[in-house]
Molecule: small-subunit ribosomal RNA
Organism: Oryza sativa Indica Group
RNA sequence: ACGAUGAAGAGUUUGAUCCUGGCUCAGGAUGAACGCUAGCGGCAGGCUUAACACAUGCAAGUCGAGGGGUAUAGUUCUUCGGAGCUAGAGACCGGCGCACGGGUGCGUAACGCGUAUGCAAUCUGCCUUUCACAGAGGGAUAGCCCAGAGAAAUUUGGAUUAAUACCUCAUAGUAUUAUAGAGUGGCAUCACUUUAUAAUUAAAGUCACAACGGUGAAAGAUGAGCAUGCGUCCCAUUAGCUGGUUGGUAAGGUAACGGCUUACCAAGGCAACGAUGGGUAGGGGUCCUGAGAGGGAGAUCCCCCACACUGGUACUGAGACACGGACCAGACUCCUACGGGAGGCAGCAGUGAGGAAUAUUGGUCAAUGGACGCAAGUCUGAACCAGCCAUGCCGCGUGCAGGAUGACGGUCCUAUGGAUUGUAAACUGCUUUUGUACGAGAAGAAACACUCCUAUGUAUAGGAGCUUGACGGUAUCGUAAGAAUAAGGAUCGGCUAACUCCGUGCCAGCAGCCGCGGUAAUACGGAGGAUCCAAGCGUUAUCCGGAAUCAUUGGGUUUAAAGGGUCCGUAGGCGGUUUAGUAAGUCAGUGGUGAAAGCCCAUCGCUCAACGGUGGAACGGCCAUUGAUACUGCUGAACUUGAAUUACUGGGAAGUAACUAGAAUAUGUAGUGUAGCGGUGAAAUGCUUAGAUAUUACAUGGAAUACCAAUUGCGAAGGCAGGUUACUACCAGUUUAUUGACGCUGAUGGACGAAAGCGUGGGGAGCGAACAGGAUUAGAUACCCUGGUAGUCCACGCCGUAAACGAUGGAUACUAGCUGUCCGGCGCUAGCUGGGUGCCUAAGCGAAAGUGAUAAGUAUCCCACCUGGGGAGUACGAACGCAAGUUUGAAACAUCAAAGGAAUUGACGGGGGCCCGCACAAGCGGUGGAGCAUAGUGGUCUAAUUCGAUGAUACGCGAGGAACCUUACCAGGGCUUAUAAUGUAGGCCGACAGGCCAGGAAACGGGCUUCUCUUCGGACGGCUUACAAGGUGCUAGCAUGGUUGUCGUCAGCUCGAGCCGUGAGGUGUCAGGAUAAGUCCUAUAACGAGCGCAACCCCUGUCGAUAUGUUGCCAGCGAGUAAUGUCGGGUACUCUAGCGAGACUGCCAGUGCAAACUGCGAGGAAGGUGGGGAAGACGUCAAAUCAUCACGGCCCCUACGCCACUGGGCUACACACGUGCUACAAGUGGCCGCUAACAGAGAGCAGCCACCCCGACGAAUAGAUGCGAAUCUCGAAAGCCUGUCUCAGUUCGGAUUGGAGUCUGCAACUCGACUCUAUGAAGCUGGAAUCGCUAGUAAUCGCGCAUCAGCCAUGGCGCGGUGAAUACGUUCCCGGGCCUUGUACACACCGCCCGUCAAGCCAUGGAAGUUUGGGGUACCUGAAGUCGGUGACCGUAACAGGAGCUGCCUAGGGUAAAACAAGUAACUAGGGCUAAGUCGUAACAAGGUAGCCGUACCGGAAGGUGCGGCUGGAACAUCUCAUUU
Repeated sequence: ACGAUGAAGAGUUUGAUCCUGGCUCAGGAUGAACGCUAGCGGCAGGCUUAACACAUGCAAGUCGAGGGGUAUAGUUCUUCGGAGCUAGAGACCGGCGCACGGGUGCGUAACGCGUAUGCAAUCUGCCUUUCACAGAGGGAUAGCCCAGAGAAAUUUGGAUUAAUACCUCAUAGUAUUAUAGAGUGGCAUCACUUUAUAAUUAAAGUCACAACGGUGAAAGAUGAGCAUGCGUCCCAUUAGCUGGUUGGUAAGGUAACGGCUUACCAAGGCAACGAUGGGUAGGGGUCCUGAGAGGGAGAUCCCCCACACUGGUACUGAGACACGGACCAGACUCCUACGGGAGGCAGCAGUGAGGAAUAUUGGUCAAUGGACGCAAGUCUGAACCAGCCAUGCCGCGUGCAGGAUGACGGUCCUAUGGAUUGUAAACUGCUUUUGUACGAGAAGAAACACUCCUAUGUAUAGGAGCUUGACGGUAUCGUAAGAAUAAGGAUCGGCUAACUCCGUGCCAGCAGCCGCGGUAAUACGGAGGAUCCAAGCGUUAUCCGGAAUCAUUGGGUUUAAAGGGUCCGUAGGCGGUUUAGUAAGUCAGUGGUGAAAGCCCAUCGCUCAACGGUGGAACGGCCAUUGAUACUGCUGAACUUGAAUUACUGGGAAGUAACUAGAAUAUGUAGUGUAGCGGUGAAAUGCUUAGAUAUUACAUGGAAUACCAAUUGCGAAGGCAGGUUACUACCAGUUUAUUGACGCUGAUGGACGAAAGCGUGGGGAGCGAACAGGAUUAGAUACCCUGGUAGUCCACGCCGUAAACGAUGGAUACUAGCUGUCCGGCGCUAGCUGGGUGCCUAAGCGAAAGUGAUAAGUAUCCCACCUGGGGAGUACGAACGCAAGUUUGAAACAUCAAAGGAAUUGACGGGGGCCCGCACAAGCGGUGGAGCAUAGUGGUCUAAUUCGAUGAUACGCGAGGAACCUUACCAGGGCUUAUAAUGUAGGCCGACAGGCCAGGAAACGGGCUUCUCUUCGGACGGCUUACAAGGUGCUAGCAUGGUUGUCGUCAGCUCGAGCCGUGAGGUGUCAGGAUAAGUCCUAUAACGAGCGCAACCCCUGUCGAUAUGUUGCCAGCGAGUAAUGUCGGGUACUCUAGCGAGACUGCCAGUGCAAACUGCGAGGAAGGUGGGGAAGACGUCAAAUCAUCACGGCCCCUACGCCACUGGGCUACACACGUGCUACAAGUGGCCGCUAACAGAGAGCAGCCACCCCGACGAAUAGAUGCGAAUCUCGAAAGCCUGUCUCAGUUCGGAUUGGAGUCUGCAACUCGACUCUAUGAAGCUGGAAUCGCUAGUAAUCGCGCAUCAGCCAUGGCGCGGUGAAUACGUUCCCGGGCCUUGUACACACCGCCCGUCAAGCCAUGGAAGUUUGGGGUACCUGAAGUCGGUGACCGUAACAGGAGCUGCCUAGGGUAAAACAAGUAACUAGGGCUAAGUCGUAACAAGGUAGCCGUACCGGAAGGUGCGGCUGGAACAUCUCAUUU
């Protein structure tokens, strides 16, 4: 440059990812239907179902110029009976047409259709052209007339008559037949031309100007017939079919060829390139879709075919086996006088029925076309028009412009206000398509005929005039008024454009897929708003697309579905090098055809468009012809590298058969020997004093072959292992020779084919399904044990399957390397080379895992197989098998939206490794036993026993104080804008409040009494009404905030950019060390950072300086006391309380690369985080709390609110549990006494209370100093020192109970604490089990505080005093962390999940039977009819002919047996589905006996066991029984 105009995806499997794979959606289309809605026009379309049945009307007639001829009308005449003339219907004879046009799609899988050829094997009315011709004669017949039969349809007889009806004779040829010849041509039979002879067959008139006809022959055109190549649906669970069948000869028949038909002869013909059978179906042009290739369809229009109530048959004719013709049979309908007849809408309208569903019983022959006719014309439901229907396509309109206070109303919100509806409305101006009214008003018409004219030659041609419109007063045009007459449907979770409120509460409902709805639903229903289309919009159905999801274009097969178990080999497919020829494939040119319409392009016409006209292109095809020859094919010739043979050298667990060897088990005999043996997690069954086991010797018998031995070798695979021999096959290498493509693959087929199993006969040692017994267990039809039959072994014969696996078909070629090993060859070695067998890796490939010269890479050839999961490798059918069963192999489904592969992150494992923790162990002390306590729990009870918390992480918990109150619960009594708060508005009052009185349990209600200010506006107070209250009512605290527990003070959890991976993700954070620590070091595709760890903060341990040194302290000085910092004084010390110092593995030694660790190291108060506290990462448990508080939503409102209301309850009590106290004593104990023994931290005015008084003692009481506190007060106990008690239910223990009191408080009955006295229960150290604690810890001793009138405190929170033991160590239990592994889990093992049984629903298989259907076979019968025979009867003017009888064939009918198909069925079988049924727990982790495959047996069920196989099994450590949901 030419050419080309054409290609989109999304949702859904998962916690997430990539892939495979299905399902679904967005698009277009329709002869559609349904729902809602609807103004107009143009153009198209309109029974897809019952080829079901049809009332009524119409749809094929025409010609008098073929014939006879009349009713009737007009006219003339008339004797009124009729006659003549003119015109002449209906019917009849005759001609032409009726075979066209119109309808439908039953049948048909076929030369039916399409396409291309052929007919030398044919016909053709009307039409055109050419040639020739038409002479003579004859008798009938319908009609009409007469007479009958019958209800009718119809029909009989007689007489008479015509023709373009019929017949005879003549003439005739390029016709036909026969004979004889000649020429030319052809692919064969033959064809054409031509000569001679013989024979045979024609005709029609009307009219008389003209015109139309008739006969023969030839040609053309048109139409038809026949034959052939190619193309033309599904099923192989249809594999063999065929008797006129295939061919020949002869004859018949036909327009014509032909088994088309018949006779005879031969035995053929078709089929895996799909015959036969079954099912379905008219075919094409075309239409829809698609980028295309394809896929689907066959309405309207055009061509062909078939059919005309169902089946058969022929006649006539140019043409039919004939839609509106005939005959017969059948079914159905109708008429009938019951004797007999009539009919065929799949023509146009129309009716019924069916159905989701499809129109008027319209107008006209004006145009186009057809039939007849010389013509006028007649006929034409063909056709042209109109009517109905949004059924589709196209076009138009429902107004346009301005208009903001962004009106009213609606809706929503964060609600004094805003947003939106929305320039939308109102309002102003403008326009008038459409509609309405009035008026004008087409084109479609050109002809025929008739009249006239022109041209040449009688006839033709041309011109002029004249005539004809169903649609229709329609299209169209003009005028007038007036926004006037005109908008809906669906949708709004994602896909997919468009969002809010209310109602509902897994209900009602939605849904195309995913899915939505269980009280805050953009998903249901309504509303407002929005979006998309628009006179339509949605839904449903169907088709294509998207779907590369059947893949030619354009897919796959290791693990996702998919390689045959292996080899041999037939057909077929594919095939090495060179050369010659040919030209089938292939390529190019040309010719023919590919109807029109349609599609596409150009242009024109309707105002545009749809629609239509004209022209072009295209129609990818088929046929013919001419050429080219690279490639493929074919034929010939040659070659050697593929393949094979030969020679030599080797190799091996290759096969078959025979012989043979030793070890071991078992058994038998004999000996020795004595009490057990055997077996297991532990046992038992079993064997054994009749002598076992053990051991020795000998013997018997069967099976298998230790070591060698290996990632070894061989074989096609299965498979093959002691040794030797025989036979057979194979492979590799080296190198001669030979053949010369002989090759590769391989459907159907054949052979081989582990184990199990089957048959017959042997054999049988060990092992060992089934079976028996013993254990285990909830059970144990199992795992374990003791026995044990088939079987395992041999021979012969079957079976034909396995995880028959490398889950990887065979062959050939090519494409980087490293390193082992086996068998050859070369080489002195190193090594090289050929063939096998392994590992690692490059590129590449792959979804990834991985593979990687032994490909899953790059290519070629051939075969096999796959197309969502389930149903199901099932059912039925067929084949094979003795059987078991194998092979082939579906469908329905009220079955699902997934099933699946690989990899990732978690979680989990009765997987592994490493590590930590009062986790175990080593210790000390407890709980569990007793009594008591418990604003503890459960349970029970109750009017109420208020509520919450429930494994760890509830249970001396919320509650850090239940007699009333608290209090939320129960009973009773009361109040109602309220108990309180405050405000607004309206109304009323001057009360109310207070005091007194009685009622009442009180709250409360009643009575009496006292009683405002004012500037007259009102203020103040109260009451009342309305609006605002109140609720410990609810929320699976599963709507929430906040707070809290727990894992856990465990060491983890993440990010940035980088790198790796398609990705989820990974890396970092892993590895090797060390650490309390993801703390640190080293290494390192990682480098850094954050939240956590640590540190920073507080207390404590040492020291220092500081301080107006008081309430603290007292060394020194002084004073004083019985004694005491009591006083003066001091500020040194202690202390107080702020600030500092100090500790960092800093130093030393050893080990180590380092980090770090070790050390009875040094120093130091303290040493390796000094001790303790506070501080709790990302997150988990829908953990706890709506009753601390707050809060969304819901609920109650004379009550679910309130009462400083009363009483009761939270304290009940057969019982169970948790947490505690006190004990059970002697040692450290009990009691008494002595010692002014010694703390810390706190608290205190309605308080702490010294001291003192009183009470027989005491709890207490009465006084009272000090102190709002470093000043005063509260105050220790164990301890120390004595005495006593002496092992007892005690001088232990103190429960329980009686009596008497005290205190607080309105009030101690339910229901307080304390005191005194008396009483003196259980209990003598606690079963299984279980808890706390590693140092100032456990244990033990007391003290303080909060709450508080008091106190049920033995609780909680703090404080100090005294003050231990033990840790070998990490096997085990529990919890946790890291790494790794498996996984079918992800709500994450409290997971998932299998099968029987029971219930409901659904479809399916089998089934005694039963019903129906179509087709075939055999036999019987057999209408009409063609053909044949006969024809004594009829009949003729002539040619003829006919009735009748009969033969063959046949529709139909009947009978019989069998097959096939479909429906139904008592009963029966399995399958699928269904929130919460039963039994177990088979699988997923080593799933608790690894699982799975094949096979056999057994068992309620999953399943178990035996034999062989596989890894798609974990772990590799020291063993093991059980371990469920």